[in-house]
RNA sequence: GAAAGUCCGGCGCAAGAGAGAUCGCGGCAAUUAAAGCCUCGAUCCGCCGAAGGUGUAAAGUGUCCCACAAACACUCAGGCAAAAGGACCGCCGGGACGAA
Numbered sequence: 001g002a003a004a005g006u007c008c009g010g011c012g013c014a015a016g017a018g019a020g021a022u023c024g025c026g027g028c029a030a031u032u033a034a035a036g037c038c039u040c041g042a043u044c045c046g047c048c049g050a051a052g053g054u055g056u057a058a059a060g061u062g063u064c065c066c067a068c069a070a071a072c073a074c075u076c077a078g079g080c081a082a083a084a085g086g087a088c089c090g091c092c093g094g095g096a097c098g099a100a
Base pairs, nucleotide, nucleotide: 005097006095007094008093009092010091011090012089018045020044021043022042023041024040026038027037028036046080047079048078052076053074054073055072060068061067062066
């Protein structure tokens, strides 16, 4: 006196799938009434897969006959106009290990 890697934080990019149906409280508008729109709640059917989770064990790795581990699978959770969220990837900063 280091680097890759790993963890955390910030920023950026970022897909998929019904603005589904029914019922109900409330609100808006109208007002003789109905129809219409919005938030929320419940039920039902159809789907998605990239928060998280679970399983397998693929590639592989290690202290090796055991263990770890996926973007694979499952859809528990989450999601299916917009918004929000969002894996991976890229950049920046920081901590521990690496590391004597």
Predicted 3D model of a 100-nucleotide RNA (Glycine riboswitch aptamer) from a Planctomycetota bacterium. The source organism's lineage runs through Bacteria, Pseudomonadati and Planctomycetota. Of the family's consensus pairs, 85% are formed in the model. It matches the Rfam family "Glycine riboswitch aptamer". Its family is annotated with glycine biosynthetic process in the Gene Ontology.